[in-house]
Predicted 3D model of a 1524-nucleotide RNA (small-subunit ribosomal RNA) from an uncultured Pseudomonadota bacterium. The sequence is in RNAcentral, with records from ENA. It matches the Rfam family "Bacterial small subunit ribosomal RNA".
């Protein structure tokens, strides 16, 4: 500290994803050990069972039982002692309000935090001061009767108390009343008079009275303890106040006890708490009220921080105890384990009635992903209650349980290479697991067994002995101090030492990138994987296994949550032209923010102190368990708050000034600024007359229409409504919408000038309020044109559109409503500063000048251009998107959606606020490079155009598709497959099928036996093959025996073999854009970058071909040359070529001598052509045009040559080759078949269809080639294919070979022919083993379609097309095909608008597997989430009213009633007082009735979402074909 993903690529924006850390966890494999935290996050769901708050005999009365001894005994038993003043119960006392436990509730003074209580009270405990007398009357227990099943209850009697009670005393307290002091009101003190108010004993100890025989009572003294009063502490609490902390405004208005007063009442105590009267308040946009959510915090976890999330364990507070209501008790409660009702619920019940509350600890059910032992023990800290001992403690300490978290240990160390076997890859060499093991030396931690063995413990209490203290006391009680003595659950644990032994102890996740880690099998869009991007469709590093890696480790992943990354809610730290994001504009209220000076004050603010910030926690330092983790002791910090003081710069406040902010006056012009009212002319159109006549209109053509009823056209008159040409502007005004003939009224703002005047009066501006283009609407009006709707015509596959004719509302006017826009500079308003240069509109100033101009300054406004800056980039740029200050509004990913639902507005149409479920890895800005456009520029090419000849029809002839077949092997399939691979399918080729056989193979290589090969024969078979017998022996080394080599044959296995599969794993080849000019590099410059420049521009060329120019300047691959053929010339050589000279000789011939190399020609080498020359043009260049000379001219013609590349183009069947299949078969080898099939469709060709023709006969001239198991002469036969038949030739020598078209002459005479020749018949020829399927040819015979060929298309620009005939290859034969070759030998080309292909610029864009692209909406299907909806159900509320349990409080209290009074007095009677009962407020569930709210569900319906190949259409992107 970052990274993955949007593109082809780049920047930016944006969002989604991961990498860290934590956790009360859960879930998966997986588990050796301790310590030390922790452990029901859900159903505050229901609870069996035990246990969790008693305690005190030193406060009271009373007081067993079993058991045991002793007696008696009728053996049934009784009585005593003892068990014992003991157990249990009662009264009283203190305790039970604490500890435990939960997080329902609650948005509150509940909590934090910092104040107040002058408005409070506090039991137990400390301290001080007084006190503690005198009486009295009960009542439990217990006895007795009695109801009830219980639970419990009644009724009579008897009894004490520290239990009640009444009197006495008041230091003091508290009440009224008066006085004095202090303070801040109510308070504090001090004083004075009246009034009211206490108590209780209990334990030990001594003796000077009294009693008792004694022990012992009482009395007194003395101690202790415990009690009153009263006053202080501590400590813990009640109340009250600032401040601070969750969402929601789609909750915006709330509230009658509200808010305040007066009095009262009530409280420990203020207070409307309560209640009566008064008065109308109060609180809220600084968020009232409502609805949602939630205990708060100290912390905790993350984060660099600031923040964000949390509130488990532990600490502090608060709230709760089955739901609700309520009170008693007491210092405290409105009381978890007390009490009274109502409720649900659950048990017991004799049906009358009771009983219960685990959110204590443990444990069961249930819920749930999930969270535990019905232990030990008080020994330790603490808690209650006791003088105490003690007792009680599930608080607590301690053990169990689960890796659930933290920490620490171990599964061992060393050596140890033939790098063992195995495994796994392999280029078969090897690598690698891997020193890893094995082996060898060694230790010994856990864990296991023996043994020893803890701290935690010190008290309390006793004993002893010293000191002290109060007393009269050497009693006693109390204190101290020193010693002995008692007490451990956990525990025989920790430790300790011993013994044996490497023996008992390693797993999960991952390896495509992010992210660290590769292979091979398996599978084949299948099974799967996946955080995100995304793998899987026969070679998958991604699925599954395996080997190996890597990374953590007793744990490793996985899911959940938070927090980071996220600067992605930006206070610290972000935006807002075009990425979301400036409010249509303006006014203005609250609010915020505010211009120079003095002066005062001190609320911010800053400084110093002091208070608080509880402990734990972090951090520091130190100490204790072997470490650590944990604990433990000290220290620091530690925002904030509180209170003293000081400072006064700044900001507020108050107060004085001042004029630069604003503002007022006062001259002056500019203007489609607004609102009324009048006019004015040109045009449309209608209406009337004239003229005129056949047609107008319209449109790409047309048609609908309108016209003989007389239109268009014209000229005249007239109605009407609307809008105002030219001026007009890149111009002017306004706040924005907007505003445009001309006069006139009102009327608003801006600007210059130029003096005064007021004195901060300003700036923004959430709400409010106002104005708001179009189109709408409401109501009345008007209505020329123009035109949604509609109609009709045309286009059209179809046209509800574009195009044309009509046309209605609606444009216009008046009022009113709407209230919205790309209401745009997509830029919010104010102020300030920060380089210029240019135009414009309004003023103003100076120069000038007779003036108008010019020119220079200046203000306001309004465009352009540009710098610094700024920007993601495009652009901004004194009119900033620059730099800064202040005020609003607004944005957080696409899509659902600006929609639903509520709310407010509207008459409606709808407007504004304004979501969510779900889904998507992206959506976007800008800017590049390409592609692409029914964009543009410029410019090529048989591209079109001119042309000549074909194809598309006819028969054949070949390919292919398709069919059919047992098989019709296989490939090519637009150009770029189809006379392509085939340059030669009758057998062979052959790859297909159909039957015979054959497995080490038909071929290579290697072991082993044998035999040299090898030649002929027989049987069987279609053949392969199978049997079967025969002849024969070589070569090299060796003494020989033998052994080798090369074949040949058997055996056995390693192989072999495959024209099976993938051309989408491949190499080489080839096509094709395309013989098109183009495609890049270095290095420099420019951009953040991608890329760009160069390679673009102005010429020019076929050309990136030169030239100029230029931040480019070289360069390289292409193009051109350089290479071959061909045109002239030279030179050199000459047979088989030739023949000028010379002889022969023929019917003619270089036919022959001779010569000869001159000329042709052959074959080799040179020469020439370079825009070199003139001249025109041209930037003087490049080039171009003309021209001369020349065999030939501007690259002479041809040809070889094909840049980066693009099409997963071809081809695994030419070869080569991974990999996968096959192996008695997908090999091999044979016959025979087949590829030749045939209703057809298609391509390439051949013949024709005829007179530029066809026959019949004569005749003339090539050039390139091939010939030896080869071409074949001459001569013979045969019409003829051809047969015989052999010379010549190794080929400039011979042969193939007669070129044909041509030209000479005849005939044919336009006819399906003397054209054309297909098809079939017959006869034959020739190769070949063999012409049936299925050969060529050749002869009789037959003579068929066809009279020039629709849409459509093809080729060719000169020796070319068009015709013409020869030749080769292959190849026994077989040739319209194919590759040469020469023979005749044209026509046209204006010209670049259009098709078609290509090249450069540019320019648009939503494409970029790039237009055969993207991509939209209906509708159909499947989901999915979701609005409405008659309802229907739940929950929560509000409000009226009924009703009203329990209990406070008030009233009553005729009924009951010890104490105190009084009266009589054995005993009753009256009072005081005190309760019962009734009654009254209040009120908990409860009913009734009506609202609101919020959730579920709902026939039906609405859109939305997704979802390999569905149907309709073309809306958008390019001028997307009607610009959006």
């Nucleotide at each position: 500290a970052g990274a993955g993903u949007u593109u082809g690529a780049u920047c930016c924006u944006g969002g989604c994803u991961c990498a860290g850390a934590a956790c009360g966890a859960a879930c998966g494999c997986u588990g050796g050990c301790g310590g030390c935290g922790u452990g029901c996050u859900u159903a505050a769901c229901a609870c069996a069972u035990g246990c969790a708050a008693g305690u005190c005999g030193c406060g009271c009365g009373a007081g067993a039982a079993a058991g045991g001894g002793a007696g008696c005994u009728u053996c049934g038993g009784c009585u005593u002692c003892u068990g014992a003043g003991u157990a249990g119960a009662g009264c009283g006392g203190c305790g039970c309000a604490c500890g435990g436990g939960u997080g329902c509730g609650u948005a509150a003074c509940a909590c934090g935090u910092g104040g107040g209580u002058g408005a409070c009270a506090u039991a137990c405990c400390c301290c001080u001061a007084a006190g503690a007398c005198c009486g009295g009357g009960a009542u439990a227990a217990c006895c007795c009767a009695c109801c009830g099943a219980a639970a419990g209850g009644c009724g009579g009697g008897c009894u004490a108390a520290u239990a009640c009670c009444g009197g006495a005393u008041a230091a003091g307290a508290c009440c009224a009343c008066g006085g004095g002091a202090g303070u801040g009101g109510a308070c504090u003190u001090c004083u004075g008079c009246g009034g009211u108010c206490a108590a209780a004993g209990g334990g030990g100890g001594c003796c000077u009275u009294c009693u008792u025989u004694g022990g012992g009572g009482a009395g007194g003294c003395u101690u202790u303890u415990a009690c009153u009063u009263a006053g202080g502490g501590a400590g813990g609490g009640g109340c009250c106040c600032g401040c601070g902390g969750c969402c929601u405004a789609u909750c915006a208005g709330c509230u009658u006890g509200u808010u305040g007063g007066u009095g009262a009442g009530g409280u420990a105590a203020c207070g409307g708490c309560u209640c009566a009267c008064c008065a109308a308040g109060g609180c809220a946009a600084c968020g009232a009220c409502g609805g949602g959510u939630a205990g708060c915090u100290g912390g905790u976890c993350u984060g660099a921080g600031a923040g964000g999330a949390u509130g488990g364990c532990c600490a502090g507070c608060c709230a709760c105890a089955c739901g609700g209501g309520g009170a008693c008790u007491g210092a405290g409660a409105u009381a978890c384990g007390g009490c009274c009702c109502c409720g649900a619920c659950u048990c017991c019940u004799a049906c009358g009635g009771g009983a219960g509350g685990c959110a204590g600890c443990a444990g069961u059910g249930g819920g749930g992903a999930a969270u535990c032992u019905u232990g030990g023990g008080c020994a330790a800290u603490g808690g209650g209650g006791g003088c105490a001992a003690c007792c009680c403690u599930g608080a607590c300490c301690c053990a169990g349980c689960g890796a659930c978290g933290c920490c620490g240990c171990g599964u061992g160390g060393g050596u140890g290479a033939u790098g063992a076997a195995g495994g796994c890859c392999u280029u078969c060499g090897g690598g690698u697991c891997g020193u890893a093991a094995a082996g060898c030396c060694c230790u010994g931690u856990c864990a296991g067994g023996g043994g020893g063995g803890a701290c935690g413990a010190a008290u309390c209490c006793u004993c002893u002995g010293g000191g002290g203290u109060u007393g009269a006391a050497c009693a006693a009680g109390c204190c101290c101090c020193a010693g002995g003595g008692c007490u451990g659950a956990c525990g025989g644990u920790a430790c300790c030492u011993u013994c044996a032994a490497a023996g008992g102890a390693a797993g999960c996740a991952c390896c495509g990138g992010c992210c660290a880690a590769c292979u091979c099998c398996g599978u084949g869009c299948c099974a799967g994987c996946a955080g995100c991007c995304g793998c899987g469709g026969u070679a998958a590093g991604a699925c599954g296994g395996a080997g190996g890696g890597u990374g953590c480790a007793a744990g490793c992943g996985u899911u959940g949550u938070u927090c980071g990354g996220a600067a992605u809610u930006a206070c610290u730290g972000g935006g807002c032209g075009u990425a979301a994001a400036g409010g249509g504009u303006g006014u203005g209220u609250a609010g915020g923010c505010g211009g120079c000076u003095c002066c005062a004050u001190a609320a911010g603010u800053c400084u110093g102190g002091u208070g608080u910030g509880a402990a734990a926690g972090c951090c520091c330092a130190g100490g204790g368990c072997u470490c650590a983790g944990c604990c433990u002791u000290g220290g620091a910090a530690g925002g904030g708050c509180g209170c003293c003081a000081g400072a006064g710069a700044c900001u507020g406040u108050g107060g004085g000034g001042c004029u630069g902010g604003a503002g007022u006056g006062c001259c002056g012009g500019a203007g489609a600024g607004g609102a009324g009212g009048g006019u004015g002319g040109a045009a449309u159109u209608c209406c009337c007359g004239g003229u005129g006549u056949a047609g107008c209109g319209g449109u790409g053509a047309a048609a609908u229409g309108c016209g003989u009823a007389g239109a268009u056209a014209u000229c005249g008159g007239g109605a009407g409504g609307a809008a105002c040409a030219c001026c007009a502007g890149u111009g002017g005004c306004g706040a924005a919408g907007g505003c445009g003939c001309c006069c006139c009224u009102c009327u608003a703002g801006a600007c210059g000038g130029u003096c005064a005047c007021u004195g901060a009066c300003g700036c923004u501006g959430a709400g409010g309020c106002a104005c708001g283009a179009a189109a709408g609407c409401g109501u009345g009006g008007g209505g020329a044109g123009c035109a949604a709707a509609c109609a009709g015509g045309a286009u059209u596959a179809g046209a509800u559109a574009c195009c044309c004719u009509g046309g209605u509302a609606g444009u216009c006017c008046a009022c009113g409503c709407c209230g919205u826009a790309a209401a745009c500079g997509a830029u919010g308003g104010g102020c300030a500063c920060u380089a210029g240069g240019u135009g414009u509109c309004g003023g103003g100033g100076g120069u000038a000048u007779c003036c108008a101009c010019u020119c220079c300054c200046u203000c306001g406004g309004u465009g352009c251009c540009g710098c610094c800056g700024c920007u993601a980039a495009c652009g901004c740029a004194u009119u900033a998107a620059g730099u800064g200050c202040c005020c609003c509004g607004c944005c957080u990913g696409g899509g659902g959606a600006g929609u639903a639902c509520g709310g407010c507005c509207g008459c409606a149409a709808g407007g504004u606020u304004a979501a969510a479920a779900c889904u998507c890895a992206a959506a976007g800005g800008a800017a590049u490079u390409g592609a692409c456009g029914g964009g543009g520029g410029c410019c090529c090419g048989c591209a079109c155009a001119a042309g000549c000849g074909g194809u598309g029809g006819a028969g054949c002839a070949u390919g292919u598709g398709g069919u059919u077949c047992a098989a019709u092997u296989c490939g090519a399939u637009g150009c770029a497959a189809c006379a392509c691979g085939a340059a030669g399918a009758a057998c062979c080729u052959u790859a297909c099928c159909u039957g015979g056989g054959c497995u080490u193979g038909a071929c290579a290589u290697c072991g082993g036996g044998g035999g040299a090969a090898g030649c002929g024969g027989c049987c069987u078979g279609a053949a392969a093959g199978g049997g079967c017998g025969g002849c024969g022996u070589g070569c090299c080394c060796g003494c020989a025996a033998g052994g080798g080599a090369a074949c040949c044959u058997c055996c056995a296995g390693a192989c072999a073999g495959g024209u099976g599969c993938u051309g989408c794993a491949u190499g080489g080849c080839u096509g094709u854009c395309g013989u098109c000019a183009g495609c890049u590099c270095g290095u420099g410059c420019c951009g953040u970058g991608a890329g760009g420049u160069g390679u673009u521009g102005g010429g020019u060329u076929a050309a990136g071909u030169c030239c100029c120019g230029c931040a480019a300047c070289g360069a390289g691959c292409g193009c051109a040359a350089c290479c071959c053929c061909u045109g002239c010339c030279c030179g050199u050589a000459a047979u088989u070529g030739c023949c000028c000279c010379c002889g022969g000789g023929u019917a003619a011939a270089g036919c022959c001598g001779u010569g000869g190399c001159a000329c042709u020609u052959u074959a080799c080498g040179g020469g020439g052509a370079c825009u070199g020359c003139c001249g025109g043009u041209g930037u003087u260049a490049a080039g171009c045009c003309g021209g001369a000379g020349g065999a030939a001219g501007g690259u002479g013609g041809g040809g070889a040559u094909g840049a980066c590349g693009u099409c997963a183009a071809g081809u695994c069947a030419u070869c080569a080759u991974g990999g996968c299949c096959u192996u008695u078969a997908u090999a091999c080898c044979c016959a025979g078949g087949g590829c030749u099939a045939c209703a057809c469709a298609c391509g390439u060709g051949c013949u024709a269809c005829a007179a530029u023709g066809g026959c019949u006969g004569g005749u003339a001239c090539a050039g390139a080639g091939g010939g030896g198991u080869g071409c074949u002469a001459a001569c013979c036969c045969g019409c003829g294919a051809g047969g015989g038949g052999g010379a010549g030739c190794u080929a400039a020598u011979c042969c193939c070979a007669u070129a044909a078209a041509g030209c000479c002459a005849g005939c044919c005479u336009c006819a399906g022919u003397u054209c054309g020749g297909a098809u079939c018949g017959g006869a034959g020829u020739c190769u070949g083993c063999a012409a049936c399927u299925c050969g060529a040819c050749u002869c009789c015979g037959u003579g068929a379609a066809g009279u020039c060929g629709g849409a459509a298309u093809c080729g060719c620009u000169a020796g070319u097309a068009a015709u013409c005939g020869c030749g080769g290859a292959u190849c026994a034969g077989c040739a319209u095909g194919c590759c040469g070759c020469g023979g005749u030998g044209a026509a046209u080309a204006c010209g670049u608008u259009c098709c078609c292909g290509g090249g450069c610029c540019u320019u648009g864009u939503a494409c970029a597997c790039a237009c055969c692209g993207c991509c939209c909406g209906u509708c159909a299907c499947a989901c999915c989430a979701u609005g409405g909806a008659a309802g229907c159900c739940a929950g929560c509320u509000g409000u009226a009213c009924c009703g009203g349990a329990a209990g406070u409080c008030g009233g009553u209290g005729u009924c009951c009633u010890a104490a105190c009074c009084c009266c009589c007095u054995c005993g009753g009677g009256g009072g005081a007082g005190g309760g019962a009962u009734c009654c009254g407020c209040c009120c908990a569930g409860g009913g009734u009735a009506u609202g609101a709210c919020u959730a579920g569900u709902g026939a039906c319906u609405g859109g939305g979402g997704u979802g390999a190949a569905g149907u309709c259409g073309u809306a958008a992107c390019a001028a997307g074909g009607u610009a959006a």